[in-house]
Context: one part of a larger RNA
RNA sequence: UUGGGCGUAAAGGGCGCGUAGGCGGUCUUGUCGGUCAGAUGUGAAAGCCCAGGGCUUAACCCUGGAACUGCAUUCAAAACUGUCAGGCUAGAGUAUGGUAGAGGAUAGUGGAAUUUCCGGUGUAGCGGUGAAAUGCGUAGAGAUUGGAAGGAACAUCAGUGGCGAAGGCGGCUAUCUGGACCAAUACUGACGCUGAGGUGCGAAAGCGUGGGGAGCAAACAGGAUUAGAUCCCCUGGUAGUCCACGCCGUAAACGAUGUCAACUAGCCGUUGGAGGGCUUGUCCCUUUCCAACGGCGCAGCUAACGCAAUAAGUAGACCGCCUGGGGAGUACGGCCGCAAGGUUAAAACUC
Numbered sequence: 001u002u003g004g005g006c007g008u009a010a011a012g013g014g015c016g017c018g019u020a021g022g023c024g025g026u027c028u029u030g031u032c033g034g035u036c037a038g039a040u041g042u043g044a045a046a047g048c049c050c051a052g053g054g055c056u057u058a059a060c061c062c063u064g065g066a067a068c069u070g071c072a073u074u075c076a077a078a079a080c081u082g083u084c085a086g087g088c089u090a091g092a093g094u095a096u097g098g099u100a101g102a103g104g105a106u107a108g109u110g111g112a113a114u115u116u117c118c119g120g121u122g123u124a125g126c127g128g129u130g131a132a133a134u135g136c137g138u139a140g141a142g143a144u145u146g147g148a149a150g151g152a153a154c155a156u157c158a159g160u161g162g163c164g165a166a167g168g169c170g171g172c173u174a175u176c177u178g179g180a181c182c183a184a185u186a187c188u189g190a191c192g193c194u195g196a197g198g199u200g201c202g203a204a205a206g207c208g209u210g211g212g213g214a215g216c217a218a219a220c221a222g223g224a225u226u227a228g229a230u231c232c233c234c235u236g237g238u239a240g241u242c243c244a245c246g247c248c249g250u251a252a253a254c255g256a257u258g259u260c261a262a263c264u265a266g267c268c269g270u271u272g273g274a275g276g277g278c279u280u281g282u283c284c285c286u287u288u289c290c291a292a293c294g295g296c297g298c299a300g301c302u303a304a305c306g307c308a309a310u311a312a313g314u315a316g317a318c319c320g321c322c323u324g325g326g327g328a329g330u331a332c333g334g335c336c337g338c339a340a341g342g343u344u345a346a347a348a349c350u351c
Base pairs, nucleotide, nucleotide: 003323004322005321006320007305008304012319014201015200016199017198021194022193023192025088026087027086028085030083031082033081034080035077038074039073040072041071042070049065050064051063052062053061054060091191092188093187094186095185096184097182098181099180103177104176105175106174107173108172109171110154115149116148117147118146119145120144121143125136126135162169163168206247207246208245209244210243211242215241216240220236221235222234223233258318259317260316262314263313266296267295268294269293270292271291272290273289275285276284277283278281300307301306324351325350326349333344334343335342336341
């Protein structure tokens, strides 16, 4: 490289949008670039291959043929593919009417609780642990009660519930705003799928500037434990956690399963809609219908585990990635970053 692969053995990009490119529904006409057929020219000789012949054979040599799968020109075919033109509506989209939702952004606002402060009552302990001690407390703690301040998070509802491309999203209200789904019509008429580069989003931690700081809590200090204890346990406690703006760009960013569309037994449940039934209840029914989310299970697949219409089944389009373990996701170089570092990414050597 070919081949073979990528749930768990190496391997799906963290997730979108989208450029080039690749691929692309249905009908008709033209064209003939691809495609297919013929002819001509060329494809040096030698060699290889085939048939003869010459050295007593062989090697070797000679003659003829075939081959040279290619290229060019010309003529011809028109199904497929491309292309030109014109249609279509099953893909895709738009309009109208509804539905559900922690989807996003901004502003406002609520109660419970913790902590602190001020006051009342009140007295000797509180706290903590396996047991203790450090710690707090007669300068009045803890307990209880009234008030105030401030920050952060939103109990119950709550659900293998919902929404979002992923990360993720949960008190309440308002404004702005993205997407999804359903029903019936009307409209556009292939406008589509994927997507190297590119670009945007991207948990936590971390970084810069300025705020904020209740609780928690890396670091740190003290007390224990222990042979020791730079741990686990306890008492404290600073960054941080929160907000604004700007960076960082990584995670077991996981379904360890790329996106899109088609087809392939059944059964049960949940959510949203549509439909039907009457006893008009937020009731029942059918899965007859659609969308989404789960649990079983056949065929099939799989090394097995398992997957099984949400496929890891059957065929397809496009992208990404893998190629023994270690060295190593490292060095060097490039690019990015304030830094931390990220990204791209080897080799020697060794088993």
Small-subunit ribosomal RNA, central domain from an uncultured prokaryote, 351 nucleotides, folded computationally. The RNAcentral record of the full RNA draws on ENA. Model confidence (mean pLDDT): 87 of 100.